A computed fold for a 324-nucleotide part of an RNA from an invertebrate metagenome, annotated as large-subunit ribosomal RNA, domain IV.
Context: one part of a larger RNA
RNA sequence: CUCUCUCUAAGGAACUCGGCAAAAUGACCUCGUAACUUCGGAAGAAGAGGUACCCUGUAAAGGGUUGCAAAAGCCAGGCCCAGGCGACUGUUUACCAAAAACACAGGUCUCCGCUAAGUCGUAAGACGAUGUAUGGGGGCUGACGCCUGCCCAGUGCCGGAAGGUUCAAGGAGUUGGUUAUUCUAUGAAGAAGCUGAUGACUAAAGCCCCGGUGAACGGCGGCCGUAACUAUAACGGUCCUAAGGUAGCGAAAUUCCUUGUCGGGUAAGUUCCGACCCGCACGAAAGGCGUAACGAUCUGGGCGCUGUCUCAGAGAGAGACUCG
Numbered sequence: 001c002u003c004u005c006u007c008u009a010a011g012g013a014a015c016u017c018g019g020c021a022a023a024a025u026g027a028c029c030u031c032g033u034a035a036c037u038u039c040g041g042a043a044g045a046a047g048a049g050g051u052a053c054c055c056u057g058u059a060a061a062g063g064g065u066u067g068c069a070a071a072a073g074c075c076a077g078g079c080c081c082a083g084g085c086g087a088c089u090g091u092u093u094a095c096c097a098a099a100a101a102c103a104c105a106g107g108u109c110u111c112c113g114c115u116a117a118g119u120c121g122u123a124a125g126a127c128g129a130u131g132u133a134u135g136g137g138g139g140c141u142g143a144c145g146c147c148u149g150c151c152c153a154g155u156g157c158c159g160g161a162a163g164g165u166u167c168a169a170g171g172a173g174u175u176g177g178u179u180a181u182u183c184u185a186u187g188a189a190g191a192a193g194c195u196g197a198u199g200a201c202u203a204a205a206g207c208c209c210c211g212g213u214g215a216a217c218g219g220c221g222g223c224c225g226u227a228a229c230u231a232u233a234a235c236g237g238u239c240c241u242a243a244g245g246u247a248g249c250g251a252a253a254u255u256c257c258u259u260g261u262c263g264g265g266u267a268a269g270u271u272c273c274g275a276c277c278c279g280c281a282c283g284a285a286a287g288g289c290g291u292a293a294c295g296a297u298c299u300g301g302g303c304g305c306u307g308u309c310u311c312a313g314a315g316a317g318a319g320a321c322u323c324g
Base pairs, nucleotide, nucleotide: 001319002318003317004316005315006314007313008312010310011309014308019305027051028050029049030048031047036041038143052065053064054063055062056061078303079302080301081300082299083298084297085295086294090102091101106141107140108139109138110137111136112135118127119126120125144290145289146288147287149220150219151218154217155216156213157212158211159210160209163208164207165206169202170201173198174197175196176195177194178193181189182188183187221239222238223237224236225235248282249279260276261275262274263273264272
C1' cells in the first nucleotide's frame, strides 16, 4: 500500500450526478396518532413512556411476588412532507435494463347460429368444444370518479341495386376453306356437312355509382381591421376546408427560444412546488383530467443519523514486502 472489519475529538452531507456506502431505527407492553379517503384504510402514522421488585448467595445460581406485559447479546421497521408515472397483487430482456414496459379486472367495437367464426395441416384429421351468443374468436382501451366534442371529402368496412363497365359460356348474322353436284367445261359456280375467322345480343361478383359508419384508418385553418390614454379585442370583413381542437390540462416523461415570467422553499436553487398561457409541436378509449391504497419505481425537500466529507488517526485479521 490492497482487502475484510472495529473505534474516533469537534463539526454533521460541508462529500457526491445523487446521502452511493455506512450509521441510525429495530422486540414486547401502555398511552397516543394528522391530512386525505373508494370509509376498508392511511396506521406499526407521527410521537411519548416502561423493561421490574423481594429473599439466599462473593459469584454462578436458586426461590418468591405483582401485572396485559418484565429483550444481556445474536436475530428483529429509519421516519416525515410534496410531486410525476402506473390503479392494485402479478409478469419480463436465463448472463449489463424489473420499469413509467407487459398483463390485469373493467369498458367498448367487431365477427360467429354450430359441419360456427377463427387456427394448424397437401389431406385425412385436430383444436375451438364433448362448448352453443350470460358462448367462442379478433382489435383497441386499461380499477374507480367526472367525461369522451366536431369532420364520412379521402381510405377501409357495411348496406343498396336503377344505370355504366365486364369474365367464362352461349350465340343470330357475316365471311374464308373443303366438295356432292351443275354449267357456256384447261375454267367457273357451288347445297348440306365439317372446319377457320369475325360477331349483334344474353351474361355474375367486382369497380364506377347511391347511402351509412369514428371506442374504423385518420383529420380537427389563414389574413386584415375594430373599444373615449395605451394595450388588448367581446365584435366585423375576407379566403380556404370534409370539418377547422370542444371540455379538461398546459414551459408538462410533451416548451425549441428557455435557467420563459411571477410567487414559495435556500444565505445563495439550470432541479423542485404553485401559478400564468406566447401549446416551436397537449387534448379526449394510439383515451382527456382527477384519484384513496399500493411501488426493491422516478423527482424535490426535511428530521434523525453518521469517517460520505473537513482530514485524517488508531487497532484486528488476511495479503503484498523482507528474511528463511
The coordinates come from a structure-prediction model, not an experiment, and the mean pLDDT is 85.